The RNA shown here (Glycine riboswitch aptamer) has 90 nucleotides and comes from Anaerofilum sp. An201. Its Rfam family is "Glycine riboswitch aptamer". Its family is annotated with glycine biosynthetic process in the Gene Ontology. NCBI's taxonomy places the organism under Bacteria, Clostridia, Eubacteriales, Oscillospiraceae, Anaerofilum.
[in-house]
RNA sequence: AUGUAACUCUGGAGAAUCCCGCAGCAGCCGGGUGCCGAAGGGGCAAGCGCACACAGCGCGAAUCUCUCAGGCAAAAGGACAGAGGGAGGC
Numbered sequence: 001a002u003g004u005a006a007c008u009c010u011g012g013a014g015a016a017u018c019c020c021g022c023a024g025c026a027g028c029c030g031g032g033u034g035c036c037g038a039a040g041g042g043g044c045a046a047g048c049g050c051a052c053a054c055a056g057c058g059c060g061a062a063u064c065u066c067u068c069a070g071g072c073a074a075a076a077g078g079a080c081a082g083a084g085g086g087a088g089g090c
Base pairs, nucleotide, nucleotide: 007084008083009082010081011080016033018032019031020030021029034072035071036070040068041066042065043064047059048058049057050056
């Protein structure tokens, strides 16, 4: 010097305002069924390494996949993107 993180602003999808009870609605709580994937989490390919007769073991990505968690009006959250920002280490 360049790049990067935290942080700030903006944009940001999907799926039952489902049924029963508590108490008139939503929410909370208890029970039931159905669904979503873009917080987080789990899984794996090529390849690489160990070992080598075969076999086996380890590392190994995601917007893929599983839905554990979370979510299914609004709100909140939200991967990711744009703009700003610019620390420690390298």